Overview:
This is a predicted structure of a 475-nucleotide part of an RNA (small-subunit ribosomal RNA, 3' major domain) from an uncultured Bacteroidota bacterium. Its Rfam family is "Bacterial small subunit ribosomal RNA". RNAcentral holds the full RNA, with entries from SILVA. Model confidence (mean pLDDT): 84 of 100.

[in-house]
Context: one part of a larger RNA
């Protein structure tokens, strides 16, 4: 100087407390451990691994296993020699890869030749093989915590100290005052995006707002006033008033205002810590393989199941279930695509194809909600697992191993031990919708809107963190 203390002081954070809803019990989904296996590919492992890499394993993917093939190779560049193309189609063998046979012939150029292709030989290719404790790059974490440093000066023999401590204050090393310090840098804040308000401009969306027509639909004429869209401008700065405070910083209250004291949200992550993670995104040193640790194909596996854990979904019901009727969204997507009206089917879906490269058409009836009927506390008209049968869709192909529909079947489950998690407002809870990936396949992920709470006395305690100080046989 740090680190540590079941030392002290001050102060923060859904850290506790106050509340609301869960997890832990059930069934299922998914990940992991373990076991099994020819293989169950590899990585991630306290917080910070475990719906994680994977934004989608039937083949492919695929790295694993079994078997069948290839050896200048599936891919790149070059040299030498030779050849005529290669591909495609077709026949035979085969699980396919592949092997054999047949048909078949390039582009530029007058030509020479060149480009492309094939065969052979050689340099070489190739490796998701090892080492993340050889590395780059990227990322997590403490932590959006308020810290981390430097120059000059001063001081100490020195390591160092001072500044950065102190008194106030703040979300903040934020600012004010003081001070052997005076300044400065990286962080904080601001500048960026979005949301909340208004104005201006522009109207192939919106509007009977005002007029006219109307097959009643902004449908038509017409208009941009409103909604909205796009762009620009304004607006919030403790600016104004009162009180407190050191005539300060700042704090409390009030006015005006769409918004008030960083208005809400996002992006943004200092010096560093963990030999943290990743050689399987990529790059790369060294080591290793080279008729195989490379490469190709078929089939299997990654989906295996006495068990254990994590994360979720659905429930156990009446604030509910079911049937009928009636409303109101936003984001985002669409041409090998979204697919309307119409018709068929109980339905999944099928037939058909209008319109739309989309503020124009489509997905698109949002669902909870509201109105009315039934159910009356029951393992039930709760719950839907499991299983049987019949179908639909995608795809070369749903046996291992996809999703959906209908009928039948109806399991566990009556609110969950010890323990444990999230959340402070348009939040929790609850309800549906969209998208990426994707042929097909989400209860996951990323977004969107609808309905919409309760509670916070307080900082004694638990956890994590910041500053000052103290002790130390620790570095």
């Nucleotide at each position: 100087u740090g680190a540590c203390g079941g030392g002290g002081g001050c102060c923060c954070g859904c850290a506790c407390a106050a509340g609301c809803g869960g997890u832990g019990g059930a069934g299922c989904a998914u990940g992991u451990g373990g076991c099994u296996u020819a293989a169950u590919u590899c990585g991630a492992u306290g917080c910070a691994a475990c719906g994680c890499g994977a934004a989608g394993a039937a083949c492919c993917u695929u790295a694993c296993c079994a078997g069948g093939g290839c050896u200048u190779g599936a891919c790149a560049u070059g040299u030498a020699a030779g050849g005529a193309a290669a591909a495609a189609c077709u026949c035979c063998g085969g699980a396919a890869a592949c092997g054999g046979g047949g048909u078949g012939u390039g582009c530029c150029g007058c030509a020479a030749g060149g480009c492309g292709c094939c065969u052979u030989a050689c340099a070489c290719a190739g490796g998701u093989g090892g080492u993340g404790c050889a590395u780059g790059g990227u990322u997590g974490u403490c932590g959006u915590c308020a810290g981390c440093u430097c120059g000059u000066g001063u001081u100490g023999u020195g390591a160092g100290a001072u500044g950065u401590u102190g008194g106030g204050u703040u979300a903040a090393g934020u600012c004010c005052c003081g001070c052997a310090a005076c300044g400065a840098g990286c962080g904080c804040a601001a500048c960026c995006c979005u949301u909340a308000c208004a104005c201006u401009a522009u109207g192939u969306u919106g509007c009977c707002a005002g007029c006219a027509g109307u097959u009643c639909g902004g449908c038509u004429g017409g208009g941009c006033a409103c909604u909205c869209a796009u762009a620009g401008u304004g607006g919030a700065c403790u600016g104004c008033c009162c009180c407190g405070g050191u005539c300060a910083a700042c704090g409390g209250g009030g006015a005006g205002g769409a918004a008030g004291g960083u208005g809400g949200g996002g992006a943004u992550g200092a010096c560093g810590u963990c030999a943290a993670a990743u050689c399987a995104u990529c790059a790369u040193g060294c080591c290793c393989c080279u008729u195989a640790u490379g490469u190709u194909c078929u089939g299997g596996g990654c989906u295996g199941c006495a068990c254990a854990c994590g994360u979720g979904c659905u429930a156990c019901a009446a604030u509910g279930g079911u049937c009928g009727g009636u409303a109101c969204a936003a984001u985002a997507g669409g041409c090998u695509g979204c697919g309307a009206u119409g018709g068929g089917g109980u339905g999944a879906c099928c037939c058909g194809g209008a319109g739309c490269g989309a503020a124009u058409c489509c997905a698109u009836u949002a669902a909870a909600a509201c109105c009315g009927g039934c159910c009356u506390c029951a393992g039930u008209u709760c719950g839907g697992a499991u299983u049987g049968a019949a179908g639909g869709c995608u795809g070369c192909a749903a046996c291992u191993c996809g999703c959906c529909u209908u009928c039948a079947u109806g399991a566990a489950g009556u609110u969950g031990g010890a323990a444990u998690c999230g959340c402070u407002a348009g939040u929790a809870a609850u309800c549906g919708c969209g998208g990426a990936u994707c042929a097909g396949c989400a209860u996951g992920c990323c977004g969107c809107g609808g309905u919409g709470a309760a509670u916070a006395c307080g900082u004694u305690c638990c956890c994590g963190g910041g500053c000052c100080u103290u002790g130390u046989a620790c570095a």